[in-house]
Context: one part of a larger RNA
C1' cells in the first nucleotide's frame, strides 16, 4: 500500500448548505491523453533463475542463456475512461392546478387555573407530614363571594397524528414567508451526486446590557429525619425559568444506525393526494407520498435487522485500532468568563 470495520463490543460528525477533490445518464461523430498490440533503440557488470564447467564435495570461481516485469520513439487499434462537437429524456430542474400541516417570523386578542391586592360574610384555626415542627392567623387568617392588577403556561381536541434537515414546534386571529406532496400535461435538457476545508443553523444550562417577575425554584435559611444528614421530606427564598438584542456551541444533540442512488416475497394498521368499481356505504380496490406493527430470502457474535435493511450493490464523506494515564497536559484557534475545539506522552495493567 493492499487489508478489517463503525445499531448494542472501539467507531456516523448535532444539523444542512456549500468550494476545491472524488463519481457520474443515454446516442452519434471525431480525438487519441489513459488503454491494448508490434517494431526499434535503451535497460552497464556483478547479483537473482536455467543449461554446463572448475576446485575430492560444498560454500566459493567461471562459460553461456534467460530474464532485468521499466523507459523513449515510431506506426497500428479504439471497445471502455477523458477531451472536443451534435442529439436524446429516463436523473435534475421548471411552469399550471389542487391538497395537508404544532414548519418559520411579526402583530393582536381570548378563557380556565396559581399567585397579590381592595371589598362583603364569616370565627378560630389553617397548613404540611410517615408523624410532626419551622410557617401564617383574633393587627381577623384558611373557607366562601363579588371586584382590580399582573406574569407564566395553553386542559379537552390528541392520535407510535402532522410539519421541520437537525435542534425542536400545540389556544385562536391576521399579516409575511420556507418546505413538501399529489395529477395531468408543457418546457429546460444531464443542469447530478457526495462534499476535505468554509459558512450557516443548533435543545437546557451559562454569560453581557436592559426591562419583566404570577407560579416555579440551585444557591441560601429554617424545621424535621438520622449515629451524623452539608441530602431524601416540610416553611420560606435569590439567581434563573420569561422578554429583546449579544454571546456561548455543548447534550444518552439517539434510529446510539452519514448522505444519494438501484435492486430484492408477502401481510396487517393509519396520515396526506389522486383515480376506478359497484351493491351508492361506516363499501370495496388500484396508485402515490409518509409513519407503525409482523414477517420471507439474506444478514448478524447473538440480541435482532427485514422495501423507513443492519440484506444485495455502487458513489462519496467522516471515524475505529486494547483497558486505564484522558477527551487530559502542553501548544494553536475560538469566548467577556465558563469553557470549547483540536489533542499527546512517561508510566501502568
Nucleotide at each position: 500500500c493492499u487489508g478489517g470495520g463503525c445499531g448494542u463490543a472501539a467507531a456516523g460528525a448535532g444539523c444542512a448548505c456549500g468550494u476545491a477533490g472524488g463519481c457520474g445518464g443515454u446516442c452519434u461523430g471525431a480525438u487519441a491523453a489513459g488503454c491494448g498490440g508490434a517494431a526499434u533503440g535503451u535497460g552497464a557488470a556483478a547479483u537473482c533463475c536455467c543449461c554446463g564447467g572448475g576446485c575430492u564435495u560444498a560454500a566459493c570461481c567461471u562459460g553461456g542463456g534467460a530474464a532485468c516485469u521499466g523507459c523513449a520513439u515510431u506506426c497500428c487499434g479504439a471497445a471502455c475512461u477523458g477531451u472536443c462537437a451534435g442529439g436524446c429524456u429516463a436523473g435534475a430542474g421548471u411552469g399550471u392546478g389542487g391538497u395537508a400541516g404544532a414548519g418559520g417570523u411579526g402583530a393582536g386578542c381570548g378563557g380556565a387555573a396559581u399567585u397579590u391586592c381592595c371589598u362583603g360574610u364569616g370565627u378560630a384555626g389553617c397548613g404540611g407530614u410517615g408523624a410532626a415542627a419551622u410557617g401564617c392567623g383574633u393587627a381577623g387568617a384558611u373557607a366562601u363571594a363579588g371586584g382590580a392588577a399582573g406574569g407564566a403556561a395553553c386542559a379537552u381536541c390528541a392520535g407510535u397524528u402532522g410539519c421541520g434537515a437537525a435542534g425542536g414546534c400545540g389556544g385562536c386571529u391576521c399579516a409575511c414567508u420556507g418546505g413538501a406532496u399529489c395529477a395531468a400535461c408543457a418546457c429546460u435538457g444531464a443542469c447530478g451526486c457526495u462534499g476535505a476545508g468554509g459558512u450557516g443553523c443548533g435543545a437546557a444550562a451559562g454569560c453581557g446590557u436592559g426591562g419583566g417577575u404570577a407560579g416555579c425554584g440551585a444557591a441560601c435559611a429554617g424545621g424535621a429525619u438520622u449515629a451524623g444528614a452539608u441530602a431524601c421530606c416540610c416553611u420560606g427564598g435569590u439567581a434563573g425559568u420569561c422578554c429583546a438584542c449579544g454571546c456561548c456551541g455543548u447534550a444518552a444533540a439517539c434510529g446510539a444506525u452519514g448522505u444519494c442512488u438501484a435492486c430484492u416475497a408477502g401481510c396487517c394498521g393509519u396520515u396526506g393526494g389522486a383515480g376506478a368499481a359497484c351493491u351508492c356505504g361506516a363499501u370495496u380496490c388500484u396508485u402515490u407520498a409518509g409513519u407503525g406493527g409482523c414477517g420471507u430470502a439474506g444478514c448478524u457474535a447473538a440480541c435482532g435487522c427485514g422495501a423507513u435493511a443492519a440484506g444485495u450493490a455502487g458513489a462519496c464523506c467522516g471515524c475505529c485500532u486494547g483497558g486505564g494515564g484522558a477527551g487530559u497536559a502542553c501548544g494553536g484557534c475560538c469566548g467577556c468568563a465558563a469553557g470549547g475545539u483540536u489533542a499527546a506522552a512517561a508510566c501502568u495493567c
A computed fold for a 349-nucleotide part of an RNA from a metagenome, annotated as small-subunit ribosomal RNA, central domain. It matches the Rfam family "Bacterial small subunit ribosomal RNA". The prediction has a mean pLDDT of 90. RNAcentral holds the full RNA, with entries from SILVA.